[in-house]
Context: one part of a larger RNA
């Protein structure tokens, strides 16, 4: 000097505690483990692996596994020979890759051309290995408030001092004191976004006052008032005002204000730690394969299941199911596309084909709500899982292995041991709507997006993690 401690001050976090939902019991739907397999491909493993790489495994994706083929190779670049177009279409074998035969058949600078094939030589290739050999990227402590330099000054040095103290804060944030005076990366503010509001400018957006029209609608003329939409400005500073404080920083209360002491929410993550993740995003050193660890092709596997976990979905019902009727978002997609009206089917959907590259058309009824009406506490009109039967739709192609739709079945489960998780407010709980990815989809996942909209915090003894200060120490 650090590191630790079931040492001590002090302070802080949904860390307790107060509350309000949940897990864990019961289906089911993902992931993993373990087992099984010809293969169940790798990789992730306490917190920080387990709806994780995967934001789409029926082929393809794939890297696994079987069998079937290739060997300058599925793909680059160059040299030398050499030979013509190449591609394209049928046809035959064949699982397919392939391998044969027909048709079709180049340009013009005519040459050591441009393209393409064949031999052949350097070479290609590798999701083989090593994240303990590495680069970018990441988690993660932690959005904690901390890490360090110059010069000075103490120390024999190690190294201290600054950064420690006395207050204050979200903050090493500021005050004030001090052998220290300044600076550096961190805080903070600059940035994006909601909220208030003026100005400008009004299409495709909107209709307040005048006209016209309709069963009905900004539907027409027109209008910039309003919403909205774009851009640009004001707004918030502890600025006034009291109290308390060291005439301080600050802290309490208050006026006015849309909004008040960091206004809400993002984006932003320091020194560093953990030989944390990633050689399978890529990129790369070293090893290792080279008629095979390459590469093509056809099935089959990643989907298996006595079992254990983890992550979520649906419930167990009356604040509730089921039937009719009525109301209101915001965010976003959309020409291989999104797909109105109509019209056919119970549905899935199927016909149509307007509009619309879109503040104009479409997707597109939001649902939870609210009016009624039925069920009467039952394994039920709760609950949907299983199985059986019958369609529809994508797609070469749903057997392994696709979703959805009818119809008959109707299983467990009546609120869940020990013990664990999330939330402090537009938050939790809830309710539906959308997008990536995508032919289709195992989406209940993930990201986002509006509705409806709570309770609670006396406190800081504990119990987790963190930060300063000190004190022990046989630890580095």
């Nucleotide at each position: 000097u650090g590191a630790c401690g079931g040492g001590g001050g002090c302070c802080c976090g949904c860390a307790c505690a107060a509350g309000c939902g949940g897990c864990g019991g019961a289906g089911c739907a993902u992931g993993u483990g373990g087992a099984u397999u010809a293969a169940u491909u790798c990789g992730a493993u306490g917190c920080a692996a387990c709806g994780c790489g995967a934001a789409g495994a029926a082929c393809c994706u794939u890297a696994c596994c079987u069998g079937g083929g290739c060997u300058u190779g599925a793909c680059a670049u160059g040299g030398a020979c050499u030979a013509g177009a190449a591609a394209g279409c049928u046809c035959u074998a064949g699982a397919g890759a392939u391998a044969g035969a027909g048709c079709c058949u180049c340009c013009c600078u005519u040459g050591u051309g441009g393209c393409u094939g064949g031999u052949u030589c350097a070479c290609a290739g590798g999701u083989g290995g090593u994240g303990c050999a590495u680069g970018g990227c990441u988690g993660u402590c932690g959005u904690c408030a901390g890490c360090u330099c110059g010069u000075g000054u103490c120390g024999u040095g190690a190294g201290a001092u600054g950064u420690u103290g006395g207050g204050u804060u979200a903050a090493g944030u500021c005050c004030c004191g001090c052998a220290a005076c300044g600076a550096g990366c961190g805080c903070a503010a600059c940035c994006c976004u909601c909220g208030u509001u003026c100005c400008a400018u009004g299409u495709u957006g909107c209709c307040a006052g005048c006209g016209g029209g309709u069963a009905a609608u900004g539907c027409c003329g027109g209008g910039g008032a309003c919403u909205c939409a774009u851009g640009g400005g004001a707004g918030a500073c502890u600025g006034c005002c009291g109290g308390g404080g060291u005439c301080a920083a600050c802290u309490c209360g208050g006026a006015g204000g849309a909004a008040g002491g960091u206004g809400g929410g993002g984006a932003u993550g320091a020194c560093g730690u953990c030989a944390a993740g990633u050689c399978a995003u890529c990129a790369u050193g070293c090893c290792c394969c080279u008629u095979a660890u390459g590469u093509c092709c056809a099935g089959g596997g990643c989907u298996u299941c006595a079992c254990a976990c983890a992550u979520g979905c649906u419930a167990c019902a009356a604040u509730g199911g089921c039937c009719g009727g009525u109301a209101c978002a915001a965010a976003g997609g959309g020409c291989u596309g999104c797909u109105a009206a109509g019209c056919c089917g119970u549905g899935a959907g199927g016909u149509g084909g307007a509009g619309c590259g879109a503040a104009u058309c479409c997707c597109a009824u939001a649902a939870a709500g609210c009016c009624g009406g039925u069920c009467u506490c039952a394994g039920u009109u709760c609950g949907g899982a299983u199985c059986g039967g019958g369609g529809u739709c994508u797609g070469c192609a749903a057997c392994u292995c696709g979703a959805c739709c009818c119809c008959g079945u109707g299983a467990a489960g009546u609120c869940g041991g020990a013990g664990u998780c999330g939330c402090u407010a537009g938050u939790a709980a809830u309710c539906g709507c959308a997008g990536a990815u995508c032919a289709g989809c195992a989406a209940c996942g993930c990201u986002g997006c509006g509705g409806u909209g709570a309770a609670u915090a006396c406190g800081u003894u504990c119990c987790c993690g963190g930060g300063c200060c000190u004190u022990g120490u046989a630890c580095a």

This is a predicted structure of a 476-nucleotide part of an RNA (small-subunit ribosomal RNA, 3' major domain) from Lentzea sp. RNAcentral holds the full RNA, with entries from ENA and SILVA. Rfam family: Bacterial small subunit ribosomal RNA. Its family is annotated with structural constituent of ribosome and ribosome in the Gene Ontology.